[in-house]
A computed fold for a 479-nucleotide part of an RNA from a lake water metagenome, annotated as small-subunit ribosomal RNA, 3' major domain.
The RNAcentral record of the full RNA draws on SILVA.
Its mean pLDDT, the model's own confidence on a scale to 100, is 83.
Context: one part of a larger RNA
């Protein structure tokens, strides 16, 4: 000085306790570790690995196997010599393809001092070099997780002490916060907090089409004339600031109630992540030193694998039902997307879909049906008209290509399951729970993963515990 303590004080976190809803048990999707394999590509590894790098492995991706070519190379630059001048379509033979070997038809490169002189391309040679998703992340850069949106982590200057170092930064108050007051051998300062962005809430203003419709008409479609008053768009202001009362503090910083107000004490949310930690992760994004390969650890192909399958885990989803299940008929979103694109209406299929092609680069057309909710009818407590795994048959799309290995549609089949042990996780409000939509990736494939609105609770008495974490103090055989 720090670190630690089954030391001691303050304080704080969905930390605990008060509540609701899960994992753990059952099918299934994913990942993962064994195991197994020609190979089952590498990587992550306590919280901070495990729906993770993958925003989408039938090919491709692909780096893995086992074959089959290749050797100045699939790709950069440079020397020399030949040969042709470029660019495209169709084919044919051998092959599983790269490949090899041939035929046609079209088209005839640019610069030129007009010299096959210069570029281009092909083929040969010799080589310099290329290439490596070979290794090391404990050689590095950049990036990134954590702890942790914790309240902390330093400097000058000066004083103190032989010195390491203290002191500011401790201390009485407060606060979310080293926030802010007051005292102090200190006085300032700087990352950090906080503001200052961006967003949702009110209100004014400007603007009125493709948005809207109060009045009027016109038909019952805001449809059209009309009008921009409201909605709403999006651009400019404004509004809050303990600013105002009152209490109470130390006369201070605040703190407690209140009023007025869309909105009260950071108004809710996001972005923002100090000074270091974990030799923490990534050499498989990408850059990089060192080291290793160089007819191969490099390149091309096609098939295969990553999809395996006694079992273990981790994270979802369906369920187990009457708050529910099936039919009917009705209703109310917000965000986003779309030209190699979204595709309406009719039409036909029982359905995936099919045909059709109106309109739209979209406040106009289109994806698009919102679902739960709430009505009406049935079912009447079973393994059931719960549950929907398995398997069988038949389609359907996309794609050169769905066998290993693709979603979906019907018909039939109809497992386990009746609420899950130890344990253990998430959440304090428009949150949990529940309930559909969208997007990224993408030919096609979401129970994930990112956003988006619907309906929407219960608790919180408190800090004695458990677990992290912040300040001081104390010990200490630890640095």
């Nucleotide at each position: 000085u720090g670190a630690c303590g089954g030391g001691g004080g303050c304080c704080c976190g969905c930390a605990c306790a008060a509540g609701c809803g899960g994992u753990g048990g059952a099918g299934c999707a994913u990942g993962u570790g064994g195991u197994u394999u020609a190979a089952u590509u590498c990587g992550a590894a306590g919280c901070a690995a495990c729906g993770c790098g993958c925003a989408g492995a039938a090919c491709c991706u692909u780096a893995c196997c086992a074959g089959c070519c290749c050797u100045u190379g699939a790709c950069a630059u440079g020397g020399g010599a030949a040969g042709u001048u470029u660019g495209g379509g169709c084919g044919c033979c051998g092959g599983a393809g790269a490949c090899g070997g041939u035929g046609u038809c079209c088209u005839u490169c640019a610069g030129u001092u007009c010299g096959g002189c210069u570029g281009g391309c092909u083929u040969c040679c010799a080589c310099a070099c290329a290439g490596g998703u070979g290794c090391u992340g404990c050689a590095u850069g950049g990036c990134u997780g954590u702890c942790g949106u914790c309240a902390g982590c330093u400097c000058g200057u000066g004083u103190c002490g032989u010195g390491a170092g203290a002191u500011g930064u401790u201390g009485g108050g407060u606060u979310a916060a080293g926030u802010c007051c007051c005292g102090c051998a200190a006085c300032g300062a700087g990352c950090g907090c906080a503001a200052c962005c961006c967003u949702c809430g009110c209100c004014u203003u400007u603007a009125g089409u493709u948005g809207c419709c109060a009045u009027c008409a016109u038909u019952c479609a805001g449809u059209u004339g009309g009008g921009c008053a409201c909605u709403c768009u999006a651009g400019a202001g404004g509004g809050a600031c303990u600013g105002c009362c009152g209490g109470u503090g130390a006369u201070a910083a605040g703190c407690c109630g209140g009023a007025g107000g869309a909105a009260g004490g950071u108004g809710g949310g996001g972005a923002u992540g100090a000074c270091g930690u974990c030799a923490a992760g990534u050499c498989c994004u990408c850059a990089u030193g060192g080291c290793c390969c160089u007819u191969a650890c490099a390149u091309c192909c096609a098939g295969g694998g990553c999809u395996a399958c006694a079992c273990a885990c981790g994270u979802a989803c369906u369920a187990c039902a009457a708050u529910g299940g099936u039919a009917g008929a009705a209703a109310c979103a917000a965000a986003g997307c779309g030209a190699c694109g979204c595709g309406a209406a009719g039409c036909c299929g029982u359905a995936a879909g099919g045909u059709g092609g109106a309109g739209c680069a979209a406040a106009u057309c289109g994806c698009a049906a919102a679902a739960a909710c709430a009505c009406u009818a049935c079912c009447u407590c079973a393994g059931u008209u719960c549950g929907g795994a398995u398997u069988g048959a038949a389609g359907u799309c996309u794609g050169c290509a769905a066998c290993u290995c693709g979603a979906c549609u019907u018909c039939a089949u109809g497992a386990a399951g009746c609420u899950g042990g130890a344990a253990u996780c998430g959440c304090u409000a428009g949150u949990a729970a529940u309930c559909g939509c969208a997007g990224a990736u993408c030919a096609g494939c979401a129970c994930g993963c990112u956003g988006c609105g619907g309906u929407g609770a219960a608790u919180a008495c408190g800090u004695u515990c458990c677990c992290g974490g912040g300040c001081c103090u104390u010990g200490u055989a630890c640095a």